Predicted 3D model of a 72-nucleotide RNA (transfer RNA) from Candidatus Brennerbacteria bacterium RIFOXYB1_FULL_41_13.
Formats: sequence, structure tokens, C1' cells
RNA sequence: GCCCCCAUAGCUCAAUGGACAGAGCGUUGGUCUUCGGAACCAAAGAUCGGGGUUCGAUCCCUCGUGGGGGUA
Repeated sequence: GCCCCCAUAGCUCAAUGGACAGAGCGUUGGUCUUCGGAACCAAAGAUCGGGGUUCGAUCCCUCGUGGGGGUA
């Protein structure tokens, strides 16, 4: 250089083109407890960037950015 794959919450991962983008761990608050832990309840928190297609895009197309793999 060329080819392929990936990018969603602090971390690890889901999500037929359509419902409020969900889960586990973590964080915060509460209940409980002598205190802590555990358990239970609740809350905050995310679609890498630009453009396009569509009534509607996390999803499809395109150009970038970053990461991984393959190839002489």
C1' cells in the first nucleotide's frame, strides 16, 4: 500500500429499519445493620465525527478518525 473486521453507559456486552436504546459489573442515594458487607429498592449515565437514503437510521450507503487482524 491493498483486503477484512470492530467502534453503544466508567468497564464488558445486547438491540427485525419503528415501543422510553436494554442487561451484568461499577457509581450514587435509600431500606436493613451496633458498624461494614451481603440482600432488596431507586436514580444518574451511552450510539466515534461529517454527509446521504428513508415517513422513520444504533442498524443501510458514503467520506473520514481510531483500534484489531491478514497479505508481499
The RNAcentral record of the sequence draws on ENA. The same sequence occurs in records of 3 taxa. The coordinates come from a structure-prediction model, not an experiment, and the mean pLDDT is 80. Lineage of the source: Bacteria > Bacteria candidate phyla > Candidatus Brenneribacteriota. Rfam family: tRNA. Rfam describes the family as follows. Transfer RNA (tRNA) molecules are approximately 80 nucleotides in length.